[in-house]
RNA sequence: AGUGGACCGAGCCACUAUAAAGAGGAUAAUAAGCUCGGAGCGUUCUGCAUAAGCAGAGGAAUCA
Repeated sequence: AGUGGACCGAGCCACUAUAAAGAGGAUAAUAAGCUCGGAGCGUUCUGCAUAAGCAGAGGAAUCA
């Protein structure tokens, strides 16, 4: 410098041409993704629909 951990910004971490992960402070919990803000992607359930898809509901605790 680039790529990746859902997108943008910030953070944390990893890797070096690959796109993963046992990493991302610790212990839990969840179908729910590393954190926060934003927007909403994924995810779970329900309804409508031949289908594509549409609508509604649904999460994050404690300590440092």

Source information
A computed fold for a 64-nucleotide RNA, annotated as Pistol ribozyme. It matches the Rfam family "Pistol ribozyme". On this family, see Teplova et al., Angew Chem Int Ed Engl 2020: "Crucial Roles of Two Hydrated Mg(2+) Ions in Reaction Catalysis of the Pistol Ribozyme".